A computed fold for a 1498-nucleotide RNA from an uncultured Chloroflexota bacterium, annotated as small-subunit ribosomal RNA.
RNA sequence: AGAGUUUGAUCCUGGCUCAGAGUGAACGCUGGCGGCGUGCCUAACACAUGCAAGUCGAACGAGGCAUUUUUGUAGUAAUACGGAAGUGUCCUAGUGGCGAACGGGUGAGUAACGCGUUGGUGACCUGCCCCAAAGUGUGGGAUAACAGUUCGAAAGAGCUGCUAAUACCUCAUGUGAUUAUCGGCUUUAGAAACCGAUAAUUAAAGGAGUAAUCCGCUUUGGGAGGGACCUGCGUCCCAUCAGCUAGUUGGUGAGGUAAUGGCUCACCAAGGCUACGACGGGUAAGGGGCCUGAGAGGGUGACCCCUCACAAUGGAACUGAAACACGGUCCAUACACCUACGGGUGGCAGCAGUAGGGAAUAUUGCACAAUGGGCGAAAGCCUGAUGCAGCAACGCCGCGUGCACGAUGAAGGCCUUCGGGUCGUAAAGUGCUUUUUUGGGAGAUGAGCAAGGACAGUAUCCCAAGAAUAAGUCUCGGCUAACUACGUGCCAGCAGCCGCGGUAAAACGUAGGAGACGAGCGCUAUCCGGAUUUACUGGGCGUAAAGCGCGCGUAGGCGGUUUGUUAAGUCAGAUGUGAAAGCCCCGGGCUUAACCUGGGACGUGCAUUUGAAACUGGCAGACUUGAGUACUGGAGGGGGUGGUGGAAUUCCCGGUGUAGAGGUGAAAUUCGUAGAUAUCGGGAGGAAUACCGGUGGCGAAGGCGACCACCUGGCCAGAUACUGACGCUGAGGUGCGAAGGCGUGGGGAGCAAACAGGGAUUAGAUACCCUGGUAGUCCACGCCGUAAACGAUGAGUGCUCGCUGGUGGAGAUACUACCUCUUCAUUGGCCAAGCUAACGCAUGAAGCACUCCGCCUGGGGAGUACGGCCGCAAGGCUAAAACUCAAAGGAAUUGACGGGGACCCGCACAAGCGGUGGAGCAUGUGGUUUAAUUCGAAGCAACGCGCAGAACCUUACCUGGGCUUGAAAUCUCGGGGACCUUGGCGAAAGCCAGGGGUGCCAUCGCAAGAUGGAACCCGAUGACAGGUGCUGCAUGGCUGUCGUCAGCUCGUGUCGUGAGAUGUUCGGUUAAGUCCGGCAACGAGCGCAACCCCUGUCGCUAGUUACCAUCAUUCAGUUGGGAACUCUAGCGAGACGGCCGGUGAUAAACCGGAGGAAGGCGGGGAUGACGUCAAGUCCUCAUGGCCCUUAUGUCCAGGGCUACACACGUGCUACAAUGGCAUCUACAGAGGGCCGCAAAGCCGCGAGGUGGAGCAAAUCCCAAAAAAGAUGUCACAGUUCGGAUUGGAGUCUGCAACUCGACUCCAUGAAGUUGGAAUCGCUAGUAAUCGCGGAUCAGCAUGCCGCGGUGAAUACGUUCCCGGGUCUUGUACACACCGCCCGUCACACCACGGGAGUCGACCGUGCCCGAAGUCGUGACCCCAACCGUAUCGGAGGGGAGCGCCUACGGCAAGGUUGGUGACUGGGGUGAAGUCGUAACAAGGUAGCCAAGGGCGAA
Repeated sequence: AGAGUUUGAUCCUGGCUCAGAGUGAACGCUGGCGGCGUGCCUAACACAUGCAAGUCGAACGAGGCAUUUUUGUAGUAAUACGGAAGUGUCCUAGUGGCGAACGGGUGAGUAACGCGUUGGUGACCUGCCCCAAAGUGUGGGAUAACAGUUCGAAAGAGCUGCUAAUACCUCAUGUGAUUAUCGGCUUUAGAAACCGAUAAUUAAAGGAGUAAUCCGCUUUGGGAGGGACCUGCGUCCCAUCAGCUAGUUGGUGAGGUAAUGGCUCACCAAGGCUACGACGGGUAAGGGGCCUGAGAGGGUGACCCCUCACAAUGGAACUGAAACACGGUCCAUACACCUACGGGUGGCAGCAGUAGGGAAUAUUGCACAAUGGGCGAAAGCCUGAUGCAGCAACGCCGCGUGCACGAUGAAGGCCUUCGGGUCGUAAAGUGCUUUUUUGGGAGAUGAGCAAGGACAGUAUCCCAAGAAUAAGUCUCGGCUAACUACGUGCCAGCAGCCGCGGUAAAACGUAGGAGACGAGCGCUAUCCGGAUUUACUGGGCGUAAAGCGCGCGUAGGCGGUUUGUUAAGUCAGAUGUGAAAGCCCCGGGCUUAACCUGGGACGUGCAUUUGAAACUGGCAGACUUGAGUACUGGAGGGGGUGGUGGAAUUCCCGGUGUAGAGGUGAAAUUCGUAGAUAUCGGGAGGAAUACCGGUGGCGAAGGCGACCACCUGGCCAGAUACUGACGCUGAGGUGCGAAGGCGUGGGGAGCAAACAGGGAUUAGAUACCCUGGUAGUCCACGCCGUAAACGAUGAGUGCUCGCUGGUGGAGAUACUACCUCUUCAUUGGCCAAGCUAACGCAUGAAGCACUCCGCCUGGGGAGUACGGCCGCAAGGCUAAAACUCAAAGGAAUUGACGGGGACCCGCACAAGCGGUGGAGCAUGUGGUUUAAUUCGAAGCAACGCGCAGAACCUUACCUGGGCUUGAAAUCUCGGGGACCUUGGCGAAAGCCAGGGGUGCCAUCGCAAGAUGGAACCCGAUGACAGGUGCUGCAUGGCUGUCGUCAGCUCGUGUCGUGAGAUGUUCGGUUAAGUCCGGCAACGAGCGCAACCCCUGUCGCUAGUUACCAUCAUUCAGUUGGGAACUCUAGCGAGACGGCCGGUGAUAAACCGGAGGAAGGCGGGGAUGACGUCAAGUCCUCAUGGCCCUUAUGUCCAGGGCUACACACGUGCUACAAUGGCAUCUACAGAGGGCCGCAAAGCCGCGAGGUGGAGCAAAUCCCAAAAAAGAUGUCACAGUUCGGAUUGGAGUCUGCAACUCGACUCCAUGAAGUUGGAAUCGCUAGUAAUCGCGGAUCAGCAUGCCGCGGUGAAUACGUUCCCGGGUCUUGUACACACCGCCCGUCACACCACGGGAGUCGACCGUGCCCGAAGUCGUGACCCCAACCGUAUCGGAGGGGAGCGCCUACGGCAAGGUUGGUGACUGGGGUGAAGUCGUAACAAGGUAGCCAAGGGCGAA
């Protein structure tokens, strides 16, 4: 510090997501040790049990116990039971004192002077502690305990009697204090304080000690520390909370308090708060700090520290220095417990612990040794504060799980191209060490003057043993470090985002390997960051979200020049404060670190004070340039009112006139013989104002258009004078505001929503088109208040190159005018700098700046719901959320597409000729059938295609019979000569049983023979073979197609942020990106063309098998001969726009002509750019993967591929006279031939047979060419057309023609009389027509591939159909129009709104009731202290009762909010539902905005 994700690609906008850090965490897997921290975030839910606040006998009485002395009784005694006195550092309840208001917990409430910070109290209090001053005299009456007794289950209570005090009370004294009155002094804004005078009131307690003395007590002053109150500033969200308030605001007086104060009360006044956010609602303890961040900020408030609040819920006071009191009291309520049913008791948000809740949070531990607290003179006691331990990887920090050597790179795993690679020096093995672990031993600091250690036999140290006890988790498609195999097959699953998975998954699962971190690692949640994605730092608003429709104007904000002054802002210095802890820096202590600790710095703040005076502000004065006023001119559809015209439509009347008119793409509805339309004349009425008319004018916008008059607003120019900042903007507010709509009343010609079971169109047509037609459009008055109200651009001011128009003024020059020039205002076009994502804007800015306002923050939901305000209504303004998606969007680019445009081409259309589609047959396909009808090919570009030829074979299919290392290959072993042959069974394959036979090469050997080898055969074993099995969507190769269309690209340069562009566009031209010219391009490549082949002319060479002019010869180029011709086949020539003319830019080129065999590419072929179609082919071949292995392999026989209600394609033959038939008679080319072609001759009606000359071919053969020509016949008919079908007889091939061949002859003689919609081919030696040959092949051709013969018609032309090319335009398409996409309906799910109601919660108002309690009262009751005249009275006190206030509760009508609700409304989401086709192209009626009406839906 960034990254991923919208697109085919690009830039931008913009959201979503990730990488980082953190946590009081939880969950999953795993887990060795230690240190330091931390540990109910939920139910302020309920709590069993124990403990958490006591202490003082040196305040007091009493009792007990112990002990000492003494004594009584019993006993010999020990001893036992008693009494008395004393002692005790003993115990107990009580009186009394102090404490219990601290410490500890929790965060419910509280939006507040609660907290923080700064000040104030001249408005206050303060126990214990410290300092100082002065005292502590004399008396008195009670009471608890105790004893007795009564009630009660208990808790407890009552009565009678006794007693003490540091308990209580009177009196004395009064340093003092307080109160009242008065004086002085000082100070203040002011009352105080201080110094005095007089009067009144007002104190005390003792205890310990032999004593010294100590501890107490009383009064007063001061201090320290603590508290109370007041105050400026700061302190969350909602304005869909806008008005709130009666003790309310203030005053006077009183009460109350420690003290100010409406704190309370009486009376008086009517105030107080609020857009700088009152009131209301929601949420929340606040701060130091903590987390994050570069910072500014944002989030947070666990642990620690400070403050506040609370103690089951609500209310209340008492005591006290302090409480309205967590472990006190009273009352009410809820809950729980005890009960003898009468009545009582309780409050863990103290420490442990329990139940419950929850994803989730610990021990009913030890100790007061330390620190601190309470009491005490002290010893000491108490202390769940605290110190420690226990549990938990919850966090941070540290350590370890070994170290060194060790290559046959072991075994094993995994992968593999089978060679190897990798885990990997890793292991084993050898040596070493001992943190940790285990055992044994020693053993602290923490403890002060003494004693005292929970922790703890802990930390630590020593010895010994032994690598021993100790590694996981997540990830490996990109972001993001790390890859392979197998399994799975859109399944199972993964996923933070993008997205993986449909048979070769680096994305799922497993394994191996790798990466990251490591006693942890992942996941989830949450916060900050990244996010400049709320923008103060630091964003935007023409088109991405975003300028209010436009004025006027209030508050507010901002504001010209100059002088003086002030010092609020501002700046500087100083002082105080900003607790400690934390953060940061420098040190120190634990072995280090975490942790602890000393010092410093920081704490951006607040307050006080001293200065400065530039700027802003305040005050005072001046100025004229901003603004305004006056004057003189000027233009104008600016506004309002009234009036006056002409043209046109319609209607009415009349005339002329006759059959149509009208309307449309075409029609019809409609009008018209009752006289329309047309035309002429007259009249009525309403609305709108042609031409002028113009990116011309005016207005703030909406908007404004005949002419005249009146009333009226604004603007511009000129030249002077005046005012003297009077200005700009503008939240709220207020006015204007197209069309449409609403109300009331008029008006109504034309137009025209709705409407018409009107007319058309259409599958439908609730539309577009047509015929009618009502609101409305018009006027007056009043509402509505919205528009794509647009320049999609708020208002104002200043500045910043130029060019060229328009409108309205003024000036200069000139005698005048035009022109020209200058200038102001206004309105357009182009362009520089600059800006912009780009498009574009560019002195009328979207540039450079300032001021003010409005608005935006992903898409959808939604400008919707609810609430409020406005409206007669329609509706408008304001304006969410749940839920859902990972995009939505802007500009530009390249393509593709368009029922967009321009140009061009093609048998594309047109013009022609002939077909197909109808018939029969052939052939292929679909379908059906079948045991099988093998498989593939599927629009063009499958369908006489693979198949250049299925009777067996082929053959892949089916049935049956066989084989299993196999029919064919390699290796190993054994045997054998190879080989020939017989028989049996069988459909064959094959199985079984025999017979004959002894080769070749090398070595050894005299020889016999032996050994070895090569080929071959048989047998065996396993490695393997084999597969026309699957995947053409894993592939190679080959092929089709667009298309023989003219295109497709690259290098360098240039332009652009970029995708890309340029070049390749443009003007011409061409068959052509062919060439020329121009040009920020210059060149180049693959294509085009040419080079190649055939053909057309000529020449040369050569002359057999071809040829024959001349010579001879023959039946015959037969032979001699010839080398001229034809021909053959080699080499050349020829054609190049070369020549002439014209057109054209003088170019390229085009047109015409000459010459020429051929003329503008002469004709034909081969040749197929980058690419497209996941086009075709795994069944030609090759090949990855998968599958079969006594079978999906292989052999054999038979069958099938030839089936047949049907449908389609491609063909053949026809339907006849341009013909059929018969007879006669001509003329080709190109091929093939030895497993062959076969002549002549003979036989057969014929297919053919026989025969075998000749020929491996310019020699021989196939071989007859046919149409044509000549003659004859047929005469328009189902025929002398046509030949299917069928019967019979044959021929040929072949082991074999049954399924299932071809041909021949005789007989038979079907459909068919030129073919609907539709559709195909062809532009010249072409179509059409005629025959011939070849491949395949034993045989089989209407198919295919070739060959020649005869030989046309037509092309005006490019509007239209199809295909293609170039440029341009639009686009919401990019799987690219076979695209995209909208809405209703149907189904499922989800959240939300309305809803008769219903059930809560909270809040306020009014009324009723009214506990406890303070206060008041208290005539009734009671009473020790004092007085007293003394039983009796008084003073005083207490109580009952009563009164005010009031918690809980009740009643009534409300408000706010939540849950639920039959039904209902729209919304969202959901691979393959229905209906249409609205939008995107001119989207087929341009689209969109506002409004009204209508309609299944758009």
Its mean pLDDT, the model's own confidence on a scale to 100, is 84. Its Rfam family is "Bacterial small subunit ribosomal RNA".